[in-house]
RNA sequence: GCCCCUGUAGUUCAGUGACAGAACAGUUGCCUCGUAAGCAACAAGCGUAGGUUUGAUUCCUACCAGGGGCUCCA
Repeated sequence: GCCCCUGUAGUUCAGUGACAGAACAGUUGCCUCGUAAGCAACAAGCGUAGGUUUGAUUCCUACCAGGGGCUCCA
C1' cells in the first nucleotide's frame, strides 16, 4: 500500500428497508426478622459524515476504530 471481517444498551449478542429486542448487569418496589433467591416495573443504544429511498440500524460511497490475510500479479 491492497483485500476481507466486525462495529447495535454498561457487557455478550439478535434484528437486516416500515414499533430497535433478549440475556446478564443497574435502579425502584413486592416478598423476607434480615440478606440472597424469586416476582413486577423502570432506565439505558444502531461508530462518523454524505448519498439512494415516501421511509435507512439495514442498500451505496468515504472516513474512523478493532481483528485477520497478502506484500504478488493485474